[in-house]
RNA sequence: UUUUGACAAAGGCAAAGUCACCGAAAGGUGGCGACGCAAAGUCACCGGUCUAAGGGGCCUCCGGGCCCUAAGACAGCGGGACCGCCGGA
Numbered sequence: 001u002u003u004u005g006a007c008a009a010a011g012g013c014a015a016a017g018u019c020a021c022c023g024a025a026a027g028g029u030g031g032c033g034a035c036g037c038a039a040a041g042u043c044a045c046c047g048g049u050c051u052a053a054g055g056g057g058c059c060u061c062c063g064g065g066c067c068c069u070a071a072g073a074c075a076g077c078g079g080g081a082c083c084g085c086c087g088g089a
C1' cells in the first nucleotide's frame, strides 16, 4: 500500500420505546434504553424515501379543504467521496 474480518483484545456507536427540549412537519439534540452495526465515523454529490412551513394552483358554506413544490430532512435505504481502531493475508 492492497485485501480481508473470528467465536481474539482494547474500546466505540445505539434501533424500537420513553422523558425533556427545539421544529409547521419530517426530523433533530440530551437522558434512560439496546434491535442491531467492522465504518451504525464524516459529507446530501447521484438515485431513493419522508415532510410541505413558505410559495403556486383549484375549490369554498370564508371556517377552511384538496393538489403541486425543498430552499427542510433521512448518512441505521443503495451508490459515491473523504478519513480511521485492532487482528489476519
Stems, first nucleotide, its partner, number of pairs: 002089004012037002017032006035076001041082003045079003048074003054069006
The prediction has a mean pLDDT of 89. c-di-GMP-I riboswitch aptamer from a Gammaproteobacteria bacterium, 89 nucleotides, folded computationally. Rfam family: c-di-GMP-I riboswitch aptamer. Rfam links the family to the GO term cyclic-di-GMP binding. Lineage of the source: Bacteria > Pseudomonadati > Pseudomonadota > Gammaproteobacteria.